Predicted 3D model of a 178-nucleotide RNA (Lysine riboswitch aptamer) from Sporosarcina sp. HYO08. Taxonomically the source falls in Sporosarcina (Bacteria, Bacillota, Caryophanales, Caryophanaceae). The prediction has a mean pLDDT of 82.
RNA sequence: AGUAAGGAUAGAGGCGCAAAGACCAUUAGUACACAAUUAGAGGAUGAUGAGAUCCUGUGAAGGUUGUAGAAAGGGGAAUUUGCCGAAGUGGAGAGAACCUCAUUGUCUCGAAGCUGGUUCUGGGUUGAAUAAGCUCAGGAUUGUCAUAUAGGUAACUAUAUGGAGGGCUAUCUUACGC
Numbered sequence: 001a002g003u004a005a006g007g008a009u010a011g012a013g014g015c016g017c018a019a020a021g022a023c024c025a026u027u028a029g030u031a032c033a034c035a036a037u038u039a040g041a042g043g044a045u046g047a048u049g050a051g052a053u054c055c056u057g058u059g060a061a062g063g064u065u066g067u068a069g070a071a072a073g074g075g076g077a078a079u080u081u082g083c084c085g086a087a088g089u090g091g092a093g094a095g096a097a098c099c100u101c102a103u104u105g106u107c108u109c110g111a112a113g114c115u116g117g118u119u120c121u122g123g124g125u126u127g128a129a130u131a132a133g134c135u136c137a138g139g140a141u142u143g144u145c146a147u148a149u150a151g152g153u154a155a156c157u158a159u160a161u162g163g164a165g166g167g168c169u170a171u172c173u174u175a176c177g178c
Stems, first nucleotide, its partner, number of pairs: 002176003006173006014084001016083005023076002033067006042055004046104006087115003093109004116142011144163008
């Protein structure tokens, strides 16, 4: 010279990623509550089944009308903040809460694995939704590196093909080695 995903620091990709509070639309004239009327035996405790407890002919569930009337999640444009595996998915595993048991559901933390970014189309899924998210497949576009060809003294530029962020660029440094 070089080898090692070596280590550290600083950067780049752009409709770049995420979070927060305020605002706006939607959810919705919905849920809940109250009153009247109808109705006539069931109803409540996240769901189902069983139990336990409670409410109920001094009218249960349901329906109709009227009064009044939300919220969460998700979304929008701007602002601020943190950043460039930003983040997303995935769920091994762990915990919390519940009237009890069984199966599940809810909330919190969360390993391995996968995805370079953005966007479009179709399917699936979540969702109130035609919004949006995620995923699968297929396109477009873009950054980066490698290879090939062409131009150029060179740096590099253009085209084509391919790979992946454990990447790429720059600087410093460690070990081995010369």